[in-house]
This record gives sequence, structure tokens and C1' cells, in this order.
RNA sequence: GCCCUAGGCUAGGGGUGCGCCAUGGCUAAGGCUAAGCCUGUGGCGCUGAGAGAGACCCUUCGAACCUGAUCCGGAUCACACCGGCGUAGGGAAGCCGCGCACGCCUCAU
Repeated sequence: GCCCUAGGCUAGGGGUGCGCCAUGGCUAAGGCUAAGCCUGUGGCGCUGAGAGAGACCCUUCGAACCUGAUCCGGAUCACACCGGCGUAGGGAAGCCGCGCACGCCUCAU
């Protein structure tokens, strides 16, 4: 010196579910009205890093996240969760760089 790297900067990628309660619109071409629809709106709760926060997570050493998938098995009121699928198919990067170990290269003695 290279490599590696905590961290930082810039840029980019990604998800937002479940339960309970209240409530609005449509359905509803005289009036009333249901299932249902608008993954409507609000409140409370659950899991989680994150359940629209200028927050969180992830960026090729890539299960962040997406597809298969309204998937299969277990568990739960349900989701979160565990296992499978999965050595599957996709998926967003550059720069600066503390401190050391290992390794490599160069110089001097």
C1' cells in the first nucleotide's frame, strides 16, 4: 500500500396485516330494508424493525421484498408465528472510511 471493515454520505429498492367496536356511502328509480360492496372512515387492541411513519428495513456477501400463492402441514378467534416449497424464479450501489487481526504486495535495514 492492497484486501477486509464499524460507521457515514448520496442514490435506489420494499412492506403496511389481523381482531373488536362505532360509523359514512353504494346496493335502494315512491318509502323502509338485508346479504354484499367501497381491502370507506374513526377508535381500541395484537404481532412486528416497520401495520403511511418524510419512520423502519434492505441494496448483489442481496429470504428486505415480490412471484409461485386465495399454496401445503402445524399453531392462533384471526393475523403475526413455526416448518415445507427453497441449492426455485425474480430483486435495489456507488463513494468516503475509524480501528485491528489474518492474508498478499512493495521498500528500507